[in-house]
RNA sequence: GGGGAUAUAGCUCAGUUGGGAGAGCGCGUCAAUCGCACUGACGAGGUCAGGGGUUCGAGUCCCCUUAUCUCCA
Repeated sequence: GGGGAUAUAGCUCAGUUGGGAGAGCGCGUCAAUCGCACUGACGAGGUCAGGGGUUCGAGUCCCCUUAUCUCCA
C1' cells in the first nucleotide's frame, strides 16, 4: 500500500425482507426472610463508531473517514 471482518445499554451480544431499539448479566426500588443470599415484580440506563447520501421512513442500503482484528505484499 491492497483485500476482508467487526463497531448497538456498564459488560457479552441479538436485531430476519427497510417501519416496535431489545435479551442475558450487572445497577436501583419494592416484595419475600430475623437478616444475607437465592427468587419474584417494577424501573433507570442508547450520539446504533463519526460524517454525508438514497428513501415517506435507515441499526439495516450506498459513499467517505476513524479504531480494532485478520490476510496478502